[in-house]
Context: one part of a larger RNA
RNA sequence: GGCAAACGGCGGACACCUUGGCAGUUGGAAGCGAUGAAGGGCGUGGCUAGCUGCGAUAAGCCCCGGGGAGCCGCUAAGCAGGCUUUGAUCCGAGGAUGCCCGAAUGGGAGUGCCCACUAUGGUGAAGCCAUAGUAGAGCGCAGCGAAACCUAUAGUAGUUGCGCUCGGCGAACCCGGCGAAGCGAAACAUCCCAGUAACCGGAGGAAAAGAAAUCAACCGAGAUUCCCUGAGUAGUGGCGAGCGAAACGGGAAGAGCCUAAACCAGGCGAGUGUAAGACUGCAAUCGUUGCUCGUUUGGGGUCAUAAGCUGGUUCUCUCUCACUGUUGCAGCGGUGGGCAGGGUUAAAAGCGGAGUCUAGUCGAACCUCCCUGGAAAGGGAGACCGCAGAGGGUGAGAGUCCUGUAGACGAAAGGCCGAGCCACCCUGUGAGCCAGCUUGAGUAGCGCCGGACACGUGAAAUCCGGCGUGAAUUCGGGAGGACCACCUUCCAAGGCUAAAGAUUACCAACUGACCGAUAGUGAACUAGUACCGCGAGGGAAAGGUGAAAAGCACCCCGGGAGGGGAGUGAAAUAGAACUUGAAACCGUUUGCCUACAGACAGUGGGAGCACCCAGGCGUGCCUUCGGGCGUGCCGACGGUGUGACCGCAUGCCUUUUGCAUUAUGAGCCGGCGAGUUACUGUACGUGGCAAGGUUAAGCCGAAUGAGGUGUAGCCGAAGCGAAAGCGAGUCUGAAUAGGGCGAUUAGUCACGUGUGGUAGACCCGAAGCCAGGUGAUCUAACCAUGGGCAGGUUGCAGUGCACUUGAUCGUGCAUGAAGGACCGAACCCACCAGCGUUGAAAAGCUGGGGGAUGACCUGUGGUUAGGGGCGAAAAACCAAUCGAACCUGGUGAUAUCUGGUUCUCCCCGAAAUAGGUUUGGGCCUAGCCUCGCGUCAAAGGCAACUGGGGGUAGAGCACUGGUCGGGGAAGGGGGGCAACUCCCGACCCUAGCCAAACUCCGAAUACCGGUUGUCCGUUCCGCGGGAGUUAGACUGCGGGUUCUAAGAUUCGUAGUCGAGAGGGAAAGAGCCCUUCACCGCCAGCUAAGGUCCCAAAAUCCAAGCUAAGUGGGAAAGGAUGUGUUGUUGUCGAAACAGCUGGAAGGUUGGCUUAGAAGCAGCCAUCCUUUAAAGAGUGCGUAAUAGCUCACCAGUCUAACGGCGACGCGCCGAAAAUUUAACGGGGCUAAGCUUGGUACCGAAACUGCGGGUUGGCGCCUUCGGGCGCCAGCGGUAGGGGAGCAUUCCGUUCACGGUUGAAGCUGAGCUGUAAGGCUUGGUGGACGAGACGGAAGAGAGGAUGCCGGCCUGAGUAGCGCGAGCAAAGUGAGAAUCUUUGCCACCGAAUGCCUAAGGUUUCCUGGGGAAGGUUCGUCCUCCCAGGGUUAGGCGGAACCUAAGCUGAACCCGAAAGGGGUAGGCGAUGGACAGCAGGUUAAUAUUCCUGCGCCUCUAAUCUUGCGUUUGAGCAAUGGGGGGACCCUGUUGGUCUCUCUCCGCACGCUGACGGAAUAGCGUGUCCAAGCACCAAGGUAGGGGGGAUAGGCAAAUCCGUUCCCCCGUUACGUCGAGGUGUGACGGCGAGCCCGUAAGGGUGAAGGGAGCCGGGAUCAGUGGGCGAGAAAAUCCUCUAGCGAGCAAGAAAGAGUCCGUACCACAAUCCGACACAGGUAGGCGAGUAGAGAAUACUAAGGUGGAC
Repeated sequence: GGCAAACGGCGGACACCUUGGCAGUUGGAAGCGAUGAAGGGCGUGGCUAGCUGCGAUAAGCCCCGGGGAGCCGCUAAGCAGGCUUUGAUCCGAGGAUGCCCGAAUGGGAGUGCCCACUAUGGUGAAGCCAUAGUAGAGCGCAGCGAAACCUAUAGUAGUUGCGCUCGGCGAACCCGGCGAAGCGAAACAUCCCAGUAACCGGAGGAAAAGAAAUCAACCGAGAUUCCCUGAGUAGUGGCGAGCGAAACGGGAAGAGCCUAAACCAGGCGAGUGUAAGACUGCAAUCGUUGCUCGUUUGGGGUCAUAAGCUGGUUCUCUCUCACUGUUGCAGCGGUGGGCAGGGUUAAAAGCGGAGUCUAGUCGAACCUCCCUGGAAAGGGAGACCGCAGAGGGUGAGAGUCCUGUAGACGAAAGGCCGAGCCACCCUGUGAGCCAGCUUGAGUAGCGCCGGACACGUGAAAUCCGGCGUGAAUUCGGGAGGACCACCUUCCAAGGCUAAAGAUUACCAACUGACCGAUAGUGAACUAGUACCGCGAGGGAAAGGUGAAAAGCACCCCGGGAGGGGAGUGAAAUAGAACUUGAAACCGUUUGCCUACAGACAGUGGGAGCACCCAGGCGUGCCUUCGGGCGUGCCGACGGUGUGACCGCAUGCCUUUUGCAUUAUGAGCCGGCGAGUUACUGUACGUGGCAAGGUUAAGCCGAAUGAGGUGUAGCCGAAGCGAAAGCGAGUCUGAAUAGGGCGAUUAGUCACGUGUGGUAGACCCGAAGCCAGGUGAUCUAACCAUGGGCAGGUUGCAGUGCACUUGAUCGUGCAUGAAGGACCGAACCCACCAGCGUUGAAAAGCUGGGGGAUGACCUGUGGUUAGGGGCGAAAAACCAAUCGAACCUGGUGAUAUCUGGUUCUCCCCGAAAUAGGUUUGGGCCUAGCCUCGCGUCAAAGGCAACUGGGGGUAGAGCACUGGUCGGGGAAGGGGGGCAACUCCCGACCCUAGCCAAACUCCGAAUACCGGUUGUCCGUUCCGCGGGAGUUAGACUGCGGGUUCUAAGAUUCGUAGUCGAGAGGGAAAGAGCCCUUCACCGCCAGCUAAGGUCCCAAAAUCCAAGCUAAGUGGGAAAGGAUGUGUUGUUGUCGAAACAGCUGGAAGGUUGGCUUAGAAGCAGCCAUCCUUUAAAGAGUGCGUAAUAGCUCACCAGUCUAACGGCGACGCGCCGAAAAUUUAACGGGGCUAAGCUUGGUACCGAAACUGCGGGUUGGCGCCUUCGGGCGCCAGCGGUAGGGGAGCAUUCCGUUCACGGUUGAAGCUGAGCUGUAAGGCUUGGUGGACGAGACGGAAGAGAGGAUGCCGGCCUGAGUAGCGCGAGCAAAGUGAGAAUCUUUGCCACCGAAUGCCUAAGGUUUCCUGGGGAAGGUUCGUCCUCCCAGGGUUAGGCGGAACCUAAGCUGAACCCGAAAGGGGUAGGCGAUGGACAGCAGGUUAAUAUUCCUGCGCCUCUAAUCUUGCGUUUGAGCAAUGGGGGGACCCUGUUGGUCUCUCUCCGCACGCUGACGGAAUAGCGUGUCCAAGCACCAAGGUAGGGGGGAUAGGCAAAUCCGUUCCCCCGUUACGUCGAGGUGUGACGGCGAGCCCGUAAGGGUGAAGGGAGCCGGGAUCAGUGGGCGAGAAAAUCCUCUAGCGAGCAAGAAAGAGUCCGUACCACAAUCCGACACAGGUAGGCGAGUAGAGAAUACUAAGGUGGAC
């Protein structure tokens, strides 16, 4: 280290639980708000952090009811103190109070703050306080009341008062305005999405609609709304995708009305004008009457088979009384009362029985006995109640314990409803005929253009809008889907109207085959919290002790944390990190194994070791003598753990032709995590009924789920046709023909399953598009107002002088100080290099670099906003995001793409092809698979025989072409005078050839038929449900392409793989076994291939071959390798080879040559001698020579050659880590060839046993059983059968504290998913059977959440100097103190703005934070701390900009904008010095001073209409402004010197008239003085300008003074302030601290700084308003100055502030405006070293 076991830790799954959610049902209520809402801020308790409540009357006050004993809310106990039977706490009704913000409303503002005015009151005033009021808009009433233009305009605009209303918020529903895009159409534009989302306006409890100018169809209905149906129909539609009615019918509900006009009457006005007339008749009388018109009020009237009004006329019928129409009578009218009848419905008010809501009350029955137990409600036994056995609780399952439940009862106060009454309204003749009048006008209609209607412009009716045009009037008008006629129906251009119907933020009661803490709301808990973001916005995690805290007294260890005892408790391994307590992961102990061996981690076998065990032997104790308990040794069968060694064996998923692949995904574990639901089709199954089947909405009923009714509708029962239509037929057709489609019957409803469509539709995943908002704290540009730039250099223009010139010009020297000038710090930038690159830093550091008076840099406040801004332009920047920001929504956009998709078994089982395709990695149809049904004239396969057609292989050259040789030969060409000759040569003959697109020919196979078969057996075919596949790969054969290359590509054909395991080929998808795997066996036999060893089987047999390790890689080519064989030669007349000898003469052949003699070359190549010898085969020489060969002889002896063929070998033969081209050893066979016999060898075949599927047969209790035959590899895929999980019903019947679920071991069992039993733990629920319903099974999705490993005790500990001693403490590198050392010192010091918001100080603490430690801290706990008339801000002013009466514009929201207001970064404005605290100080104290305001008092002065004084919101002045250079004055700082004071040094020696060190100071204010600047000032007169006025300003005239300063500005000086303070040092003290206190004079150069005042130059020409002065308008009776006295509000004030307190996620090497800023050296604020002061930066 591995495996196993036991015991722990960590962790928080599982089980159980539920306070919280989710979805509904029924009823209620559907709003709150200027009487100040919703929502907040801040407060409020004796002690109070959060929640809750409440509001300065503050966990509450008053009152009325309820209730009846305790109470002072919760986390949350306690201390202190109270209340209560004189009725508290508590519950309900009503009332009071109710800070500040918010519509927010007195004005303003950065929400929770600031500042006012008016009236009244308080104090003597200022100042302060209290109470009330003070916004805007609309309308009404009342008061006041303009202007402009010629008139008119007007009681108008406006303003004041009073009254009413509005504003804002809120979940959905509703109506309207405006109105997308993703998407779909496989692209896209009409179209779709969709009038959806979003935005905006408005209303109500509902809204909207609504009483026909409607439908319909020749029949009729009778407002609207909603449900069912009609119907996915009619239609519409790039007639694509899609969109999609209406009427009728069945239901819910049910309700109708009012006006305009005609007409009548009254009022008012106008006209007429003395008469028409006054209801009629007669008579009288009147005449501001009458008539007509306009307007107004009342009456009347409201309709379409037209109605109404007026007049006339015909008929009929009347409840009564009074008044009245100028008068009387009569007629005819009108009004009112009584009486009677009717209505009150939606449209007034009031009273109001009963009921109901907002608190409550009563409410039966076991204190039964026993058992277990911690506890009884459980078990056993026995009772009781029940109009109550719903639910919850109580120490485990409770009708009878508690609370409740059934039932019954109850309200002082407030609300709701509302019978009825009151009240209000209507009516009290009806009908007909004739005539006139009235019946909704810029309307209907029409034209053009749009929109809505299901209807996209269409033949397009109907409705609405814009622009234009423009009727009729009942003898009229609209509609009936263009239009016309007829007919029918209705009456527009005015209005109101419940119910049925939509929704639920809220209240109450109840329900659930809903969830149970990763679930259910985001939220069971202090959750819209913590946290993130500038903001809009986003948005968590987190439940459980126990019955009861009985929450561990006490002891021990320890600083503590923690632990061990003791105790509580049923249990503490229930101890607060608390029920159960899984897994990963981390340990401890024990057994076995492991240090020469190799790895998918297993599997099969297996020695050894250890252990268990029946039993046996021995022994101790006890014994009721039966035996029991303990212990030691041995230990069978069997078992457990381990496992030396051996055989075999390359994970899972996905995607692929193909993966161990070095292709994808996963660190591990646990939990979560993906084909669902609705509607509608279709097929099958099951069930009901059946020529029929069935209801929908609704209604009745139930309420712990029943059921009944409802026949409107739908499907079917009849089809054919375009239709009319006809009909078992019909259409076509002249047809009775023929043909097409039909007829000869089964449907329908419900449920289940498969599958399609529409919906997000299996899950996760874009980049994007659109809408509405949020952002310019970053950055870009701009606006306003402020600030900054050490030092050095150069020396423009101009000017002066000199020279020169007639004069210029010019030159020189000075002066001068320009510049997008130069060098270079601060500051800004970012060119180079290095480092850094899981950083110190999401852009930096170090060293160099660029700009640095400018187009410069920077602070504060503001503006511009997303198809938009801004941009010296890079598509840069717009909050770490930019070729279109961010947030939310449409939204679950879409994804022909990738990934993932969860239990088991059984049967069958593909494809990678064709056609089409904006198609090629997608899809459709066919092919191939599966399941069901059907057909009996078995149609299929195979074999044999047989019949066919063909034009391939081959072959051939007859055709088409090509082609070689020969012969013949027409013709042609060259030469030549010609003759002739040379060359080419069609065609023909002959010999030989070639062809995918040649064929005189022509197979084998294949294909299509037929017959036969004791072959196979349902395979074929048809119909229907469901698919998948359309990326293929290799090998053989036949071809194309290519290079007759490819592991290439593309076809055909067959096989295999794919989807196929096994054996062989060492190892291998595609090769061989044509092997095919249902399961088991330590059986047999074979295939391919093998048999020496690895390694099963022949060292087998016979015959050859090979010598190369050929075998065990390779070609052309080469070779006297070797074996066999053929053919042809030589040879006893002696071959071949060897050896010996010869190899001659003419002649040096001729020519050539310098020479050429056999042998440079050319020609010839003869003759002779001979056994033989070339006018020479080689070597050689200058040429000869020489050597040799051919040839001959001798010797020797019997075989020797040439040319082929075949077998096996040899050479040819070079590569990279290592032999490495037999699998290795090794082999001469264990190689090769041939033959033979054995054997081995697979999951093939066989044997034995078993399972299952299909078929057949038999039996059956119909569940099934038995027998026979056959099958059972399998991806995509189809079919079948089951297991498990959660919940529900049967069902509170069964198991359970004598111990459920869960967790964790063991055993048994089933073919699998699984099941059963039991030990331990656990401590309260849980099964079985049969049915039902699903959030129903996990290993993968770079899945989500949580936990835990590994890496790893590794990287790192964030620039840099510490050391020592002492102290404290449990503990010290780190804390404190001291000493030494070191660092910064234009900062690492000091002040201050922003920002932070208590970090400040003191005491205590040490868990966590602190990159280490810690006694320490900026951490935690507690207590304390910020003091202002003058400092800053507000009560003063204005800039940019913002806001905004009036006004303008705009669908709405809203946009602009005058006056006004707000708004500092600017203007204005009164305090200094010292001291003091742990922590504040220009704030407190001391001292000295200043400003504003103030009534009365005192003093003085002026004035009282002959006007003292004040003085504008008006006029004027002033405030009031650039850049740069330069000058003068003064002060101050630093430094130095002298003097003075104090201290130190002389104690080794010298030095004494010495040296060294420190100090030598002080403000505002007041008074006086004053450098210097400034050239105008004063008086008077006039004046048409300054919106009125002016004595002011301006203009103008006159006079005076003036450059010696009248005036004005002014640093500064002196004195005082100061008889004060400070002050080195000294003394005391442990420290903190306290006391005392000398000198306190003078001078100076350079330099720095400040300030006053000038001045030169330049072009870019350099805020506003108020305070202030002055003028008048105006006000005006007291005013002014001084003294003394009084008043002086609100906010900030601690601390950090170049940083550990800010912005950067951090105690982060970054960033952050302004002021002071010393010494020496230096030009300097550079740089170096130092002072004061600070620091040593946390390993």